The RNA shown here (transfer RNA) has 77 nucleotides and comes from a Verrucomicrobia subdivision 6 bacterium. Its Rfam family is "tRNA". The family's RNA type in Rfam is transfer RNA. Gene Ontology term of the family: triplet codon-amino acid adaptor activity. Lineage of the source: Bacteria > Pseudomonadati > Verrucomicrobiota > Verrucomicrobiia > Verrucomicrobia subdivision 6. Model confidence (mean pLDDT): 81 of 100.
RNA sequence: GCGCUGUUAGCUCAACUGGAUAGAGCAUCUGACUUCGGAUCAGAAGGCUAGAGGUUCAAAUCCUCUACGGCGCACCA
Repeated sequence: GCGCUGUUAGCUCAACUGGAUAGAGCAUCUGACUUCGGAUCAGAAGGCUAGAGGUUCAAAUCCUCUACGGCGCACCA
């Protein structure tokens, strides 16, 4: 340099190959329980779906570019 691939909540991952309000577990916070803590139970908060643009009535999902990773190939005496 070329090709493929990944990026979604603090972390790990879903979202049925375009459809209505993007969910789950853990973690965090609040309450219950407990002598206290842990565990358990109930609830809450937490997302510009990496960034920009495009297609569409409608985009996490499709297309283009950019950023940062991973894999392969090539180049480099």